[in-house]
RNA sequence: ACAGUUCGUUAGGCGAUCGCUUGCUGCAAGGCAAGAGGAAAGUCCGGGCAGCAAAGAGCACGACAGUCGCUAACGGCGACCGGGGGUAACCCUAGGGAAAGUGCCACAGAAACGAUACCGCCGCGGAGCAAUCUGCGGUAAGGGUGAAAGGAGUGAGGUAAGAGCUCACAGCGACGCAUGGUGACAUGCGGAGGAGGUAAACCCUGUCGGCUGCAAGGAGAUCUGCAUCAAGAAUGGCUCGUUCGCAGGUCGCUAUCCGCUCGAUUCUUUGGGCAACCAAGGAACUAGAUAGAUGAUCGUCCACGACAGAACCCGGCUUAUCGACGAACUGCCACC
RNA sequence: GGCCUUAUCGUCUAACGGUUAGGACACAAGGUUCUCAUCCUUGCAAUCCGGGUUCGAUUCCCGGUAAGGUCACCA
Numbered sequence: 001a002c003a004g005u006u007c008g009u010u011a012g013g014c015g016a017u018c019g020c021u022u023g024c025u026g027c028a029a030g031g032c033a034a035g036a037g038g039a040a041a042g043u044c045c046g047g048g049c050a051g052c053a054a055a056g057a058g059c060a061c062g063a064c065a066g067u068c069g070c071u072a073a074c075g076g077c078g079a080c081c082g083g084g085g086g087u088a089a090c091c092c093u094a095g096g097g098a099a100a101g102u103g104c105c106a107c108a109g110a111a112a113c114g115a116u117a118c119c120g121c122c123g124c125g126g127a128g129c130a131a132u133c134u135g136c137g138g139u140a141a142g143g144g145u146g147a148a149a150g151g152a153g154u155g156a157g158g159u160a161a162g163a164g165c166u167c168a169c170a171g172c173g174a175c176g177c178a179u180g181g182u183g184a185c186a187u188g189c190g191g192a193g194g195a196g197g198u199a200a201a202c203c204c205u206g207u208c209g210g211c212u213g214c215a216a217g218g219a220g221a222u223c224u225g226c227a228u229c230a231a232g233a234a235u236g237g238c239u240c241g242u243u244c245g246c247a248g249g250u251c252g253c254u255a256u257c258c259g260c261u262c263g264a265u266u267c268u269u270u271g272g273g274c275a276a277c278c279a280a281g282g283a284a285c286u287a288g289a290u291a292g293a294u295g296a297u298c299g300u301c302c303a304c305g306a307c308a309g310a311a312c313c314c315g316g317c318u319u320a321u322c323g324a325c326g327a328a329c330u331g332c333c334a335c336c
Numbered sequence: 337g338g339c340c341u342u343a344u345c346g347u348c349u350a351a352c353g354g355u356u357a358g359g360a361c362a363c364a365a366g367g368u369u370c371u372c373a374u375c376c377u378u379g380c381a382a383u384c385c386g387g388g389u390u391c392g393a394u395u396c397c398c399g400g401u402a403a404g405g406u407c408a409c410c411a
Base pairs, nucleotide, nucleotide: 002331003330004329005328006327007326008325009324010323012301013300014299015298016297017296018295020035021034022033023032024031025030037307041318042317044316045315046314047313048312049213050212051211052210056240057239058238059237061209062208063207064206065205066080067079068078069077070076081095082093083092084091085090096204097203101202102201103198104197105196118143119142120139121138122137123136124135125134126133127132153169154168155167156166157165172194175190176189177188178187179186180185217258218257219256220251221250222249223248224247225246226245232244233243234242265284266283267282268281269280270279271278272277302305337410338409339405340404341403342402343401346361347360348359349358354391363379364378365377366376367375384400385399386398387397388396
């Protein structure tokens, strides 16, 4: 230089004028301050918060699945193990159980799981002059079918023909022992028995999950009737348990206020940890609308500006995204 | 804002994980008729997209996209 891998930052800048939302200040006119995102998105997970018993028991249902950790929690993240891909940096991985049971494996094929013999090989018969045809039995080496016929190569023995049927050597392997590791597991030695796949089919094992979502939920007055067992409601798939008096009228309202933004918060320093992350110190306050603000115009500079707009709040995941920049690393040939 | 539902020929729909995704209407061509309609025959035409599981996916799983629901939802 070329080709490539991983991680991160940024998301037009500056100035002027006119507006919008909120807060503070002022008697008022006005003044001052702050004002969208890395995804605010999808609503796919998890948690906070709120109501029902700050949630209880059982069944049902659902989610997840290597190991160790992180975390408020997770189906997320980190590191590692096993498997797969790449020359490499590195990337991908729903990765418990098929010797608990059940189901399914189309077509083809003899046979799709204790099932079977089409061609072939062999033995004994039958027919025929012969070529050949045919009956019964043996075999599972070879051919053929299929995604799959299911541990197993070479050589020897063995046999009517054959076959791990037997033996030698080499390799696979449940399991056992030893060593290392917290562990998944790795390495070494021994090694009975050796028939598949599918659990993103039912199912089994283990862990977790109560339901509803801020349109949650809270904030009036007064009168009458019926009840205190019961009935009904909260309560949601069901059963229990627990808790609560219920129904109606009149005035008032169809709105306002609260919830609402200080929070597992942001920035930074030091220390611990491979890392995710944790601890301590310092500093900062950074939208809160309710028809819904965050914009428009002009000037100027450049690389000419992508995806896109908060609505209770956080941690993740996923998806969209014009470009620009930075860091670490890998391969390679020629030249210096 | 929350909470849900659906996606197969042009339209309405069917399909245990298994042949070339079936049917009706529509459309096109031919036949029947003097002509049109009806009728008959033939044809055209689809699994929203991308991955995964499986021998095999419209179907099972994951992610996305689009459309729809407030007279089948919530003040």
Molecule: RNase P RNA; transfer RNA
Organism: Candidatus Saccharimonadota bacterium